Predicted 3D model of a 371-nucleotide RNA (Bacterial RNase P class A) from an Acidimicrobiales bacterium. The sequence is in RNAcentral, with records from ENA. NCBI's taxonomy places the organism under Bacteria, Bacillati, Actinomycetota, Acidimicrobiia, Acidimicrobiales. Model confidence (mean pLDDT): 77 of 100. A source record names the gene rnpB. Rfam family: Bacterial RNase P class A. The family's RNA type in Rfam is ribozyme.

[in-house]
RNA sequence: UGAGCCGGCCAGGUGGCCGCGGCGUCGACCCGCUUGCGGGGACGGCGUCGAGGAAGGUCGGGGCUCCACAGGGCAGGGUGCUGGUUAGCGGCCAGUCGGGGCGACCCGCAGGAAAGUGCCACAGAGAACAGACCGCCGAUGGCCGGACCGGGAGACCGGGACGGCACAGGCAAGGGUGAAACGGUGCGGUAAGAGCGCACCAGCGUCCGGGGCGACCCGGGCGGCUCGGCAAACCCCACCCGGAGCAAGGCCAAGCGUGGGACGGGCGGCCCGCCCGAUGUCCCCAGGUAGGCCGCACAGAGGGAUGGCCACCAUCCGGUGUCCCGCAAGGGCCCGGUGCACAGAACCCCGCCUAUCGGCCGGCUCACCGU
Repeated sequence: UGAGCCGGCCAGGUGGCCGCGGCGUCGACCCGCUUGCGGGGACGGCGUCGAGGAAGGUCGGGGCUCCACAGGGCAGGGUGCUGGUUAGCGGCCAGUCGGGGCGACCCGCAGGAAAGUGCCACAGAGAACAGACCGCCGAUGGCCGGACCGGGAGACCGGGACGGCACAGGCAAGGGUGAAACGGUGCGGUAAGAGCGCACCAGCGUCCGGGGCGACCCGGGCGGCUCGGCAAACCCCACCCGGAGCAAGGCCAAGCGUGGGACGGGCGGCCCGCCCGAUGUCCCCAGGUAGGCCGCACAGAGGGAUGGCCACCAUCCGGUGUCCCGCAAGGGCCCGGUGCACAGAACCCCGCCUAUCGGCCGGCUCACCGU
């Protein structure tokens, strides 16, 4: 100098004019009456407060509220390496393992497939106690030829080295298919081959020693020679989980209507009680509705406000400037432009995820150059 990685922060300031919402206060207006007090809201003045890093998605958890609930189990759902942390979480921190990057570093729905069941598309001969398309072999058996040997008077019979065929059959090394083909390399072995045998390596199981709280890591011995993948398929294991949500829920409560009571009538000497009543009443009570308030916050509701315009500045970009500093890169001054993205609370809080113009700060990595 260039290219990157990680963490944190800002995402504006000053003034003027106009405007919006909450609260307080003063005034005007309206209402009530006890006539100087109380109440009201869609008025005005003043004061004061008034969005975010995500207020967003509503994904996880908690507070709060109502409903349900003896205890245990089944069913259902969620979580899933280890140790911490937290009120709690699927969060956070530190680590382990696996994967990616030269690296700083990043990513991971990361328990069990040797409990059982199931699945493995297409291609391919064969996809899980596998298989034979091309290919290799064809020792052995079969067929054909057959030097030669033996027997026979002869026709012929018996044997047969060797050669051929690829018929039976053998093989799984090589080719080919596939995401995946039942360990890899070498030597031996064989008709050809193969863990068929052996050595080394990889992997699995098991035992021992060492380190770590643990996940796990390091080293050594033994074993059969090799065991596929998928649990975001059922399932198994461990742990956790009651439901609905501020339109929760609580309080006050009109008019019309409804129900009950009192007043009326009957039974009756009276009370209680029962029955009747079409209408009635300035009467009383009840639940519910409209509506209001609380829940509700040092922004805060009617799902509704928190803004607009102008000027200047910060910021960043550009410059054809008789300018200044500097060896230069560059900086200053001046001129022009820009002055911004994503987005906006609605019961509250803790997290996660997603969106975001531009800029700043700190730490680190790699490459090249100079000393």